Record summary:
A computed fold for a 90-nucleotide RNA from Hyphomonas sp., annotated as Glycine riboswitch aptamer.
[in-house]
RNA sequence: ACUGCUACUCGGGAGAGUGUAAUUCAAUAAUUUACCGCCGAAGGCGCAACCGCCCCGGAAACGCUCAGGCAAACGGACCGAGAUAGCAGU
Numbered sequence: 001a002c003u004g005c006u007a008c009u010c011g012g013g014a015g016a017g018u019g020u021a022a023u024u025c026a027a028u029a030a031u032u033u034a035c036c037g038c039c040g041a042a043g044g045c046g047c048a049a050c051c052g053c054c055c056c057g058g059a060a061a062c063g064c065u066c067a068g069g070c071a072a073a074c075g076g077a078c079c080g081a082g083a084u085a086g087c088a089g090u
Base pairs, nucleotide, nucleotide: 001090002089003088004087005086006085007084008082009081010080011079012078017036019035020034021033022032037070038069039068043066044064045063046062050058051057052056
């Protein structure tokens, strides 16, 4: 210097009730409690398609919904871009 991974910054980023009753509050909203209905793309767990240094490992956008979420905001797997730092390889 190049490549890959992680962290960081910016941009894009879905789904599903602004649910009902009570509480709280000047009031909306939010919080809290109870109940019902939903979503899957934080995380977590499970099966195992697949993969590997192979009898041991790694494993999903699949499944489960514990958690999280169901107007907006925040968050958000993943994708793109950017410079810096760390690790690994050439």
Taxonomically the source falls in Hyphomonas (Bacteria, Pseudomonadota, Hyphomonadales, Hyphomonadaceae). The sequence was found by an Rfam model in a public genome assembly. Rfam family: Glycine riboswitch aptamer. Clan: Glycine riboswitch clan.